[in-house]
RNA sequence: UUAGAGUUUGAUCCUGGCUCAGGAUGAACGCUUUCUACAGGCUUAACACAUGCAAGUCGAACGGGGAACGGAUUCGUCCGUUCCCAGUGGCAAACGGGUGAGUAACACGUAUCCAACCCCCCCGCGACACGGGGAUAGCCUUCUGAAAGGGAGAUUAAUACCCGGUACACUGUUUAUAGCGCAUGCUAUUUUCAAUAAAGUUCCGGCGGUCGCGGACGGGGAUGCCCUCCAUUAGAUAGUCGGCGGGGUAACGGCCCACCGAGUCUAUGAUGGAUAGGGGUUCUGAGAGGAAGGUCCCCCACAUUGGAACUGCGACACGGUCCAAACUCCUACGGGAGGCAGCAGUGAGGAAUAUUGGUCAAUGGGCGAAGGCCUGAACCAGCCAAGUAGCGUGAAGGAUGACAGCCCUAUGGGUUGUAAACUUCUUUUGGUCGGGAAUAACAGACACCACUUGUGGUGUUUUGCAUGUACCGGCCGAAUAAGGAUCGGCUAACUCCGUGCCAGCAGCCGCGGUAAUACGGAGGAUCCGAGCGUUAUCCGGAUUUAUUGGGUUUAAAGGGUGAGUAGGCGGUAGUAUAAGUCAGCGGUGAAAACUUGCAGCUCAACUGUAAGCUUGCCGUUGAAACUGUAUUACUUGAGUUAAGUUGAGGUAUGCGGAAUGUGGUGUGUAGCGGUGAAAUGCAUAGAUAUACCACAGAACGUCGAUUGCGAAGGCAGCAUACUAAGUUUAUACUGACGCUGAUGCACGAAAGCGUGGGGAUCAAACAGGAUUAGAUACCCUGGUAGUCCACGCCGUAAACUAUGAUUACUCGCUGUUUGCGAUAUACCGUAAGCGGCCAAGCGAAAGCAUUAAGUAAUCCACCUGGGGAGUACGUUCGCAAGAAUGAAACUCAAAGGAAUUGACGGGGGCCCGCACAAGCGGAGGAACAUGUGGUUUAAUUCGAUGAUACGCGGGGAACCUUACCCGGGCUUGAAAUGCAUCUGACAGACUCUGAAAGGGGUUUUCUAGCAAUAGCAGAUGUGUAGGUGCUGCAUGGUUGUCGUCAGCUCGUGCCGUGAGGUGUCGGCUUAAGUGCCAUAACGAGCGCAACCCUCAUCAUUAGUUGCUAACAGGUAAAGCUGAGGACUCUAAUGAGACUGCCACCGUAAGGUGUGAGGAAGGUGGGGAUGACGUCAAAUCAGCACGGCCCUUAUGUCCGGGGCGACACACGUGUUACAAUGGGGGGUACAACGGGCAGCUACCACGCGAGUGGAUGCUAAUCUCUAAAAUCCUCUCUCAGUUCGGAUCGGAGUCUGCAACUCGACUCUGUGAAGCUGGAUUCGCUAGUAAUCGCGCAUCAGCCAUGGCGCGGUGAAUACGUUCCCGGGCCUUGUACACACCGCCCGUCA
Repeated sequence: UUAGAGUUUGAUCCUGGCUCAGGAUGAACGCUUUCUACAGGCUUAACACAUGCAAGUCGAACGGGGAACGGAUUCGUCCGUUCCCAGUGGCAAACGGGUGAGUAACACGUAUCCAACCCCCCCGCGACACGGGGAUAGCCUUCUGAAAGGGAGAUUAAUACCCGGUACACUGUUUAUAGCGCAUGCUAUUUUCAAUAAAGUUCCGGCGGUCGCGGACGGGGAUGCCCUCCAUUAGAUAGUCGGCGGGGUAACGGCCCACCGAGUCUAUGAUGGAUAGGGGUUCUGAGAGGAAGGUCCCCCACAUUGGAACUGCGACACGGUCCAAACUCCUACGGGAGGCAGCAGUGAGGAAUAUUGGUCAAUGGGCGAAGGCCUGAACCAGCCAAGUAGCGUGAAGGAUGACAGCCCUAUGGGUUGUAAACUUCUUUUGGUCGGGAAUAACAGACACCACUUGUGGUGUUUUGCAUGUACCGGCCGAAUAAGGAUCGGCUAACUCCGUGCCAGCAGCCGCGGUAAUACGGAGGAUCCGAGCGUUAUCCGGAUUUAUUGGGUUUAAAGGGUGAGUAGGCGGUAGUAUAAGUCAGCGGUGAAAACUUGCAGCUCAACUGUAAGCUUGCCGUUGAAACUGUAUUACUUGAGUUAAGUUGAGGUAUGCGGAAUGUGGUGUGUAGCGGUGAAAUGCAUAGAUAUACCACAGAACGUCGAUUGCGAAGGCAGCAUACUAAGUUUAUACUGACGCUGAUGCACGAAAGCGUGGGGAUCAAACAGGAUUAGAUACCCUGGUAGUCCACGCCGUAAACUAUGAUUACUCGCUGUUUGCGAUAUACCGUAAGCGGCCAAGCGAAAGCAUUAAGUAAUCCACCUGGGGAGUACGUUCGCAAGAAUGAAACUCAAAGGAAUUGACGGGGGCCCGCACAAGCGGAGGAACAUGUGGUUUAAUUCGAUGAUACGCGGGGAACCUUACCCGGGCUUGAAAUGCAUCUGACAGACUCUGAAAGGGGUUUUCUAGCAAUAGCAGAUGUGUAGGUGCUGCAUGGUUGUCGUCAGCUCGUGCCGUGAGGUGUCGGCUUAAGUGCCAUAACGAGCGCAACCCUCAUCAUUAGUUGCUAACAGGUAAAGCUGAGGACUCUAAUGAGACUGCCACCGUAAGGUGUGAGGAAGGUGGGGAUGACGUCAAAUCAGCACGGCCCUUAUGUCCGGGGCGACACACGUGUUACAAUGGGGGGUACAACGGGCAGCUACCACGCGAGUGGAUGCUAAUCUCUAAAAUCCUCUCUCAGUUCGGAUCGGAGUCUGCAACUCGACUCUGUGAAGCUGGAUUCGCUAGUAAUCGCGCAUCAGCCAUGGCGCGGUGAAUACGUUCCCGGGCCUUGUACACACCGCCCGUCA
């Protein structure tokens, strides 16, 4: 001293990218801004620069000019002092200051070396300064030029210059001796010859000059290590590499030159290209690392661009010279001048970076003996929130949690909020007044003291830009001082309104299509705070380049294979060494920075001081385990030899039979062939078929196998020759000879290419025939390259075990090949292979598991999100095809692996259903009824739209209903209700107007109480009402459908990292997840079944209004009457049916049986009953309800119209098309139900619908009520009819205010289409279909042929599950999950 999160999926685990939270900055932009301190401020155009300043100084080196003062004066002038000026001369100008263009280099950093070097000024030591000379600037005269400047003449000085002398020193040379060093060599002493020095000034104290030696400082040179990216840069180099000899330099050196030799660098990356000043350090990080090099310090390089030297101790010189170039300026056009990457400043560029400030007071530098002068170095100030640190904008109290306001609300309240008001207090900051520093020590002058006599010390005096600043004190007064961003998740913080896939937001995921916590505003909240956000960049998180610390079967990733070079790694035991390694000591690692302690600014930042750190390099002394090196041994790794053995190992040659095709001859006759079905094709010129003969080429059946061999590719008839390899056993030998292996080399299926052969089969291309919407395919008939051989290329494959090679170790079971051992065909052991299953372990899982994907070691290859793309460019190889190497722009937030649950499949298995099949009857054709679409309309109100809308909501549209349209009215409203005020009525009656609603008018005129007032009613006002207006995608409730299908789940346990699984699977069985057996499951719930209703049988009870067998009475007849409970029936309670019994099959569950019994037999028939869920299914118009909308109208009242339209299309029905029938006559038998504003017997009238009377019944009593088909009989005789009844005329009846739009019914007349219905399609398995009538609800009436019920008559068929449809279970594949009406590819727009 190490933190994670979001995002791939329906969900899961993993791989993997993208994104976020942190820190930092010479920053910029937006909003905002009280102050102080410290530090910082052109990152871009090394772009161009106006103006000012940035390097001068010395008269104590020199001559001269000028001014002032003093003195002298012959008045011409001279002398002295002070100051100024240019020039000669000296020193400085090579420092300081700026910038980062160049530079990939001994430039920098670090360490070592120079026996190969220099060094002005400074310090110390020694020696010396003698004698001469000629010039020159200035000044003066003059010429010339626009200017800058230049020329000539005369004259003059020096510490300027020159000559001579001296020289023990120095340099070179000659000689000798001694010592030392890693080498060239060096040092000391000695000796010969030659060359080379100096300057004066003075105030007399000094200052300066020359030579030599030494020191210090600074510089120069050499070397080791270090030093970015690209190999799509692989070869570079002729002064290049070395040598001899010269030149040059302070000095070494190809630094330069002549000659000689041919070397030198490079895969440990030369050369080339791109980029870049380096370091101390800075940021980040746990660290290792990664990124950066602004400010400060060190070094380097540069000074408009390029080149060159001069002067000098030092430069190849930022404010010097010369040349060339570009640019700017001046010009009289002849010619000249300039260089801000110094400080300010200007323009330009840019997102962007300051004053044309003060002072030399301090620190430092130059010159001078010094005073001093100069200094844009420096110290200060100004501007800028651009950074860091500090301070403030007040503090305490104060609740009925005040009133008001904003906001929200369920209207009660909540929140803003102790916030405010109010009370008390403080004064940092601010304003004003007053006081007021440190930074200063020197030098100089004066005085004194000490001695080394020109130095030191003491005292006094003098010097402050910043600055009247910091700081201190008095007074005043809460007085002068808060914003920014965010609030869907990550991520702290939520509501309302507006908007309506618009406007917009967004770092990622993603928000927005009418109820947005995601946009915009508001209220509130959160975070930070003189700042807050955004953008850009760097590190982190990212173990996402992995040394620390990753991977490669399937996610990206093992080279196609081998032998082998460089390299890397390497068995056992000694000896030596000390390169690596380890330890001690020494040198260095600048300062600043960093860390820690202490200290100074009021604190802090900041600064000072001390220590640590500086992980490095060098030297030295040791150690010797390990690695290396050298050497001596060893045998277990490896190899050799001997004897066996194995095999489709390889190459070459020869041989063989079957099949195929072709040719020949014969037999033989009409087809063959081919397909799902065909056709093209072949065939009477004789095919196919068949027999024999011949030829050709290719491939080798059976054996044959999870067999064998080989490095891989690959290898299969038989024989021979040559050849390679493995393995076993035992002996002998060598003695680590080994493993891996970049580049290079060799081998390398099929296809393809070149040359030459060969060509039977098969067969790309191609042709034809089919299929098809098309069919450049699949199928068929043909057919060329090719397939085969020889030689040469190519060099790739899902070249796969998708698994690199080698070595060692790690439970077992089992099969097989080869060898060996034991006498051996059994069995056993062992070695080497080839397979299967499994333990530990590993793995994301699937799985792997002694043939590892386990545990370890060594070496090689490869990977780093998807797409673009194995593409482009470049290069190499190739005859070509192409191969190898191999990017980027741009774009996406995923792409991917394994497994899970579903769904799906023109996948599989099992099973069911009027699903098909077998039957019966319909629909689709006609007319009409009814619903819908469409169209029309003022309106044709609205909803329902595959199954699951369409005789549905509507189980009754003439008005009403009614929601629609037109017109006329009302506005607290047609109905409900609170409050306030007023009236006393309201209601009724009458009247005018009007289509009505409504409006106007007249008349009568409340109750209780003494009263206040109360009740009731009306009017007015107000709060409200009202809405069939919108949203069924905001909802409740209800409903349809899958489906009365057999499924859907849970608890605990177990399995799995997990999603999940198990249970619920398997076998048998069932109508059934119904049961039984088995079983890591054991139980349970919702469903199934049963319990409920009804029908069928019986019993008991009860007999009225029902019934009538027996008895009795009685009628025209009748349970009509007495009576009876037997029967039927009614309606309550029970019984009964459970595979219970028998036979057979079966473990059981259960199944089978014209079994028995029974009214009923295997769920007895029918009904009610509808699991978890699906379809954002239907309904806001049945009702309820959130939100939105209308309020003299989208509310409400009234009259009329419409919902009934009509070219057409569809659905559902009715009636028919006729003789199993129509019509006439006669005739039998029901059940469910209804009835008082009702059903009505009966009588009369009417052809009839009905009408008028009358009676019974509030119903097992009366009534609707006639049942009809049936049966008997007559007639019709196959026709648009005696079928069929539409349509239309006339006349009526009934209901009702009212039948025109728009009712039903009756009578009479009329008499349409239609002669059994295309493709297609619906219902039904028994009292069912079919057929016949009856009742009821709604209802004044009825458009009912509809709906719901009731009974009568009463069939046919089911072999069976291949197919169609729907469903259930198991299993399998999946790139689907909005789930196949999915996903997705290509073309075109």

Notes: Predicted 3D model of a 1389-nucleotide RNA (small-subunit ribosomal RNA) from an uncultured bacterium. It matches the Rfam family "Bacterial small subunit ribosomal RNA". RNAcentral holds the sequence, with entries from Greengenes.